[in-house]
Background
This is a predicted structure of a 694-nucleotide part of an RNA (large-subunit ribosomal RNA, domain II) from a Rubrobacteraceae bacterium. The coordinates come from a structure-prediction model, not an experiment, and the mean pLDDT is 85.

Context: one part of a larger RNA
RNA sequence: GCCGACGAGUUACUUGUGUGUGGCGAGGUUAAGUCCGAGAAGGACGGAGCCGAAGCGAAAGCGAGUCUGAAUAGGGCGAUCAGUCGCACGCAGUAGACCCGAAACCGGGUGACCUACCCAUGGCCAGGUUGAAGCGAGAGUAAUGUCUCGUGGAGGACCGAACCCACUAGCGUUGAAAAGCUAGGGGAUGAGCUGUGGAUAGCGGUGAAAUGCCAAUCGAACCCGGAGAUAGCUGGUUCUCCCCGAAAUAGCUUUAGGGCUAGCCUCGAGCGUUCAAUCAUGGGGGUAGAGCACUGAAUGGGCUAGGGGGCUUCCCGCUUACCAAACCCAAUCAAACUCCGAAUCCCAUGAUUUCAGAGCUCGGGAGUCAGACUGCGAGGGCUAAGCUUCGUGGUCAAAAGGAAAACAGUCCAGACCGUCAGCUAAGGUCCCCAAAUCCAAGCUAAGUGGUAAAGGAUGUGGAGUCGCAUAGACAACCAGGAUGUUGGCUUAGAAGCAGCCACCAUUGAAAGAGUGCGUAACAGCUCACUGGUCAAGUGAUUCCGCGCCGAAGAUCCAACGGGGCUCAAGCUUGGUACCGAAGCUACGGGUCCUUCAGCCGGUUCGCCGGCUGUCGGACGGUAGGGGAGCGUCCCGUUCGCAGUGAAGGUCGAUCGUAAGGACGGCUGGAGCGUACGGGAGUGCGAAUGUCGGC
Numbered sequence: 001g002c003c004g005a006c007g008a009g010u011u012a013c014u015u016g017u018g019u020g021u022g023g024c025g026a027g028g029u030u031a032a033g034u035c036c037g038a039g040a041a042g043g044a045c046g047g048a049g050c051c052g053a054a055g056c057g058a059a060a061g062c063g064a065g066u067c068u069g070a071a072u073a074g075g076g077c078g079a080u081c082a083g084u085c086g087c088a089c090g091c092a093g094u095a096g097a098c099c100c101g102a103a104a105c106c107g108g109g110u111g112a113c114c115u116a117c118c119c120a121u122g123g124c125c126a127g128g129u130u131g132a133a134g135c136g137a138g139a140g141u142a143a144u145g146u147c148u149c150g151u152g153g154a155g156g157a158c159c160g161a162a163c164c165c166a167c168u169a170g171c172g173u174u175g176a177a178a179a180g181c182u183a184g185g186g187g188a189u190g191a192g193c194u195g196u197g198g199a200u201a202g203c204g205g206u207g208a209a210a211u212g213c214c215a216a217u218c219g220a221a222c223c224c225g226g227a228g229a230u231a232g233c234u235g236g237u238u239c240u241c242c243c244c245g246a247a248a249u250a251g252c253u254u255u256a257g258g259g260c261u262a263g264c265c266u267c268g269a270g271c272g273u274u275c276a277a278u279c280a281u282g283g284g285g286g287u288a289g290a291g292c293a294c295u296g297a298a299u300g301g302g303c304u305a306g307g308g309g310g311c312u313u314c315c316c317g318c319u320u321a322c323c324a325a326a327c328c329c330a331a332u333c334a335a336a337c338u339c340c341g342a343a344u345c346c347c348a349u350g351a352u353u354u355c356a357g358a359g360c361u362c363g364g365g366a367g368u369c370a371g372a373c374u375g376c377g378a379g380g381g382c383u384a385a386g387c388u389u390c391g392u393g394g395u396c397a398a399a400a401g402g403a404a405a406a407c408a409g410u411c412c413a414g415a416c417c418g419u420c421a422g423c424u425a426a427g428g429u430c431c432c433c434a435a436a437u438c439c440a441a442g443c444u445a446a447g448u449g450g451u452a453a454a455g456g457a458u459g460u461g462g463a464g465u466c467g468c469a470u471a472g473a474c475a476a477c478c479a480g481g482a483u484g485u486u487g488g489c490u491u492a493g494a495a496g497c498a499g500c501c502a503c504c505a506u507u508g509a510a511a512g513a514g515u516g517c518g519u520a521a522c523a524g525c526u527c528a529c530u531g532g533u534c535a536a537g538u539g540a541u542u543c544c545g546c547g548c549c550g551a552a553g554a555u556c557c558a559a560c561g562g563g564g565c566u567c568a569a570g571c572u573u574g575g576u577a578c579c580g581a582a583g584c585u586a587c588g589g590g591u592c593c594u595u596c597a598g599c600c601g602g603u604u605c606g607c608c609g610g611c612u613g614u615c616g617g618a619c620g621g622u623a624g625g626g627g628a629g630c631g632u633c634c635c636g637u638u639c640g641c642a643g644u645g646a647a648g649g650u651c652g653a654u655c656g657u658a659a660g661g662a663c664g665g666c667u668g669g670a671g672c673g674u675a676c677g678g679g680a681g682u683g684c685g686a687a688u689g690u691c692g693g694c
Base pairs, nucleotide, nucleotide: 001694002693003692004691005690006689011095012094013093015092016091017090018089019088020087021086022085023084024083027051028050029049033045034044035043036042055062056061065077066076067075068074098236099235101233105226106225107224108223109222110221116200118198119197120196121195122194123193124192125190127159128158129157130155134151135150136149137148138147139146163187164186165185167184168183169182170181171180202218204214205213206212211220239629240628241627242626243625244624249262250261251260252259253258263368264367265365266364267363268362269361270360271359273356274358276353277352278351279350280349281348282347283346284345289340290338291337295334296333297332299330300329301328302327304324306323307322308320309319310318311317371396372395373394374393375392376391377390378389379388380387401412402411403410416589417588418587419586421585422584423583427579428578429577430563431562432561436576438575439574440573441572442571443570449565455549456548459546460545461544462543463542464541465540466539467538468537476533477532478531479530480529482506483505484504487501488500489499512527516525517524590619591618592617593616596613597612598611599610600609601608602607630683632680633679634678635677636676637675639673640672641671648667649666650665651664652663654661655660
């Protein structure tokens, strides 16, 4: 890991409450116990007690009333409505209370054969080195001290085996080993190592102290018990079909991943259109927008207190390209501004429409309290986030199908079942791939389409506006582009062209006291401007459509799903076909609700239940509510089967809407089934489930 078996809402209670059903009924009912009985079967007795038939008040008490109160007032609670005892089921309470799961707590015991420390008594330490004190001799001294030589053999002394330890590296890491091996390393006469016996015990011991060790276990050992501790936590919770179908919110909570009540779901009973939508009418409101009348913000101008600067200063004053309140004009801004003010919305009344799994009341049962994305309106944030917090719709959650290449939350659309039938939605129609290489008119040349901004550009199409132009424009070419004059100033120089000032006049077809290049300054080239040649358009500017640049990422295309596409298979506009879903239609079938009719049964006659047909409708679904069934084991009654072969096993083309049920063959070798009831240790795929097998 697979397979098999086992494996989780049970049981008790004179408990509470509700529903169904039955008995009796203003009553209902017995408990313990006793008796009959073979009997824990069954029956009889037993009225103690309990519930109900009357309530109110703290009570005395009064009573369909009573309490409060001065009250004959008002108010509170009552008075109108049948209960009670069984049985079954739903739910609750108390119990382990659906099952498994702690870490822990407490009690009583067992442990010092491991290890910590201590006590008693024993044992062990090859060999080598160093050479303390003391002592002796000699030298030396006044005498000591001292020095030299020898002797001596001290030391938590030195080197190093046994022995003890475990510092380093490698190996080992399902090991040879639940701590080792190999090579090195440290101590090795000491606070040394070690044998045997003994002592200390868990709220404890022992500890050269690491929370270390106390039998491979230690921030409190192990074993058994309290014990099914508790677990607002995690996991698991077993057959089928039918109907409905949520929530992820509010308030409170030592509350925030838990609860309680409400909201939303379901079931039953009652009411019977009260609901909803639309229209009409009457009300509510201060948002969007707008506005500046208030509160504030804020720009320009005017006017003008005050202030600053200057002048005058004895005072009075004067003045000002400075700042500036109030006021005036113009133009603005605001969630916490409003002289105004929608749309949508909310409330009420009336009418109409649809009878919708509409509405309301009472009662039984829940689940939900982590929501997600998306459109719109807002706060927070960076007008960031697949961000966060609200409001209001949608979808997902709990929704399959089609589209978006793939893609819970987007678009279309809500799957009862079947059909080798049809029509459509979104989206599509060259091929992959179902359907137009469809029609008409344009645009795009960028593979734009098939990512992106500020900004940039004789891209290109369209629409304007303003110029110039056969009296010849624009471009090109030919020619001219002069004179006073080198204008004045400045300057070393300044002659159109460093700079400052002025910018006149003449001749002319035209020519600036000069547009740029250039020179040291001149010179030179060129432009404006003019004539000629040529010949028909040529400039400036605004708006719109589609394109271009701006444009850098990590494995190699990789920013159309791919192929591939250019008067398109791209974009814009209009049109006609077609494809396309579990949508709609058609045909057949199922279940439920409903209208009507018939039949049957019951009926306290109001009606109720069942079957058949018929009209119309419904049938996605998690948590969850309700309903109806299948199967297993055992029991009662009944009818059957079985050695001419039961159960079980296995195979088969069988029946039923499902759980499931027959039948036949083979195997097997002794029990089994039908119908109607009853009772449960009653259904497994999951629980790191338990046990077994492989």
The full RNA is in RNAcentral, with records from ENA. Taxonomically the source falls in Rubrobacteraceae (Bacteria, Actinomycetota, Rubrobacteria, Rubrobacterales).